The RNA shown here (Glycine riboswitch aptamer) has 91 nucleotides and comes from Jeotgalibacillus sp. R-1-5s-1. The sequence was found by an Rfam model in a public genome assembly. The organism belongs to Jeotgalibacillus, within Bacteria. Its Rfam family is "Glycine riboswitch aptamer". Rfam's curators write: This family represents the bacterial glycine riboswitch. The coordinates come from a structure-prediction model, not an experiment, and the mean pLDDT is 83.
RNA sequence: AUGAUGGCAGAGGGAGAGAUCCUUUAUGGACGCCGAAGGAGCAAGCAUGUUCACAUGUGAAUCUCUCAGGCAAAAAGACUUCUGUCGGACG
Numbered sequence: 001a002u003g004a005u006g007g008c009a010g011a012g013g014g015a016g017a018g019a020u021c022c023u024u025u026a027u028g029g030a031c032g033c034c035g036a037a038g039g040a041g042c043a044a045g046c047a048u049g050u051u052c053a054c055a056u057g058u059g060a061a062u063c064u065c066u067c068a069g070g071c072a073a074a075a076a077g078a079c080u081u082c083u084g085u086c087g088g089a090c091g
Stems, first nucleotide, its partner, number of pairs: 006086008018031001020030003032071003038067001039065003045058005
C1' cells in the first nucleotide's frame, strides 16, 4: 500500500393474509386467515455417561408453531443493493 468475515448509520428494493361481521367506539367482541419484526421447537452431527442398548447435553433455518405481531392505505417488515464509517483476517 491492499483490505476479508463482521458491526453501525443513511438511502433504495422488499411478500403474505377479511377495507369481514356485531357493538356498549374500545388496546372492544366474534369468526376466518398470514409469516419475512420478535419469540418458541426440532434433524444430522458432536460430547458425556454406560446396563452396549439406551439416556443426557449441545445443536440451524426462509422448516414447524402461531405466544406476540400482522390481514385497504400508512406504519412495520426477514432478506438484500449502494454509500459512508468502525475494524483489521489475509498478504